[in-house]
Small-subunit ribosomal RNA, 3' major domain from a metagenome, 478 nucleotides, folded computationally. Its Rfam family is "Bacterial small subunit ribosomal RNA". Rfam links the family to the GO terms structural constituent of ribosome and ribosome. The RNAcentral record of the full RNA draws on SILVA.
Context: one part of a larger RNA
RNA sequence: UGACGGGGGCCCGCACAAGCAGUGGAGCAUGUGGUUCAAUUCGAUUCAACGCGAAGAACCUUACCUGGGUUUGAAAGGCCAGUGACAGUCCCUGAAAGGGGAUCUUGUAGCAAUACACACUGGUACAGGUGCUGCAUGGCUGUCGUCAGCUCGUGCCGUGAGGUGUUGGGUUAAGUCCCGCAACGAGCGCAACCCCUGCACUUAGUUGCCAUCAGGUAAAGCUGGGCACUCUAAGUGGACUGCCUACGCAAGUAGCGAGGAAGGUGGGGAUGACGUCAAGUCCUCAUGGCCCUUACACCCAGGGCCACACACGUGCUACAAUGGCCACUACAGAGGGUUGCAGAGCCGCGAGGUGAAGCUAAUCCCAAAAAAGUGGUCUCAGUUCGGAUUGGAGUCUGCAACUCGACUCCAUGAAGCUGGAAUUGCUAGUAAUCGCGCAUCAGCACGGCGCGGUGAAUACGUUCCCGGGCCUUGUACA
Repeated sequence: UGACGGGGGCCCGCACAAGCAGUGGAGCAUGUGGUUCAAUUCGAUUCAACGCGAAGAACCUUACCUGGGUUUGAAAGGCCAGUGACAGUCCCUGAAAGGGGAUCUUGUAGCAAUACACACUGGUACAGGUGCUGCAUGGCUGUCGUCAGCUCGUGCCGUGAGGUGUUGGGUUAAGUCCCGCAACGAGCGCAACCCCUGCACUUAGUUGCCAUCAGGUAAAGCUGGGCACUCUAAGUGGACUGCCUACGCAAGUAGCGAGGAAGGUGGGGAUGACGUCAAGUCCUCAUGGCCCUUACACCCAGGGCCACACACGUGCUACAAUGGCCACUACAGAGGGUUGCAGAGCCGCGAGGUGAAGCUAAUCCCAAAAAAGUGGUCUCAGUUCGGAUUGGAGUCUGCAACUCGACUCCAUGAAGCUGGAAUUGCUAGUAAUCGCGCAUCAGCACGGCGCGGUGAAUACGUUCCCGGGCCUUGUACA
């Protein structure tokens, strides 16, 4: 000087407390451990591994296993020699890959020799490796932590390590600002500048909108017309403790003060200092070293990654009446669409089929929002709760759904009556609850990423648990 303390002081955070909803019990989905297996490819392992890499394993992917094959190689470029084509078509063998054979067959310059181009064969250096080392590395990432810290120049102090500044008194979300001070300044962080959202204005008016006028319909901005409104998308304004009161030297704090759409960082995002964990990744990529080179490379078929006495994590669905079922009837936002989205109509109980209008999209389509509302029914029961499991029949995608896809219909109806110890999230348009979209993608979503609808309870307080910041103290630690 740090680190540590079941030392002290001050302060903060859904850290506790106060609340709400869960997890832990059940069934299923998914990941992991373990076990099994010819293989169940590899990595990730406290927080910070475990719906993680994987934004999508039937083949492919695929790295694993079994079997069949290839050897200058699947792809690249160089040299030497030889051949003249290569490609295409056909036949045999084979699970395919591969192997064998037939047919067809060069171009340019030049009279030619030959040269060049292209392709093949042989050879040669080489290729190739998701083989090892993340403790040789780059790059990227997680974490402490969006915590308020981390440093430097000059000066001063100290033999020196180093200190001071950065400590102190206040204040703040903040090393934020004020005051003081052997310090005076500065940098990286904080904040602001950026984006979205909340208010208004200006500009613009189609594909959007419809107040006024007219036409028109069963109805409808449907049509003429209009751009007022909504909206769209570009710009501008607006919030600064600016004003008032109280306290204060100031910074600032308080106010069911004013004005205002918004008030003290308005809400959300992007943004992650010096560093820590030899944290993670050699299987994104790059790369040193080591290793393999008729194999640890490459091609193909099938299998596996989907196994199952068990254990754990993360989720979904429930155990019901604030509910289930049936009928009718409203109201979104954000997205996607031309190898695509697909309407109306018709067929089917349904998944879906048929059909093709329209749309390169504020125009057309996906598209039905659901919870909610109105009416009816069920009456506390393992039930009209719950839907696992199993049998049968189908649909769709795809060369192909046996291992191993999703969905539909009929039948079947399991466990489950609120879950021990323990434990998680959340402070407001949040939790809870309800549906919708997108990426990946032929197909496959209870996961991920977004979107809107309905919409709470509680916070006395900081003694305690956890994590963190500053000062101080002790130390057999560095």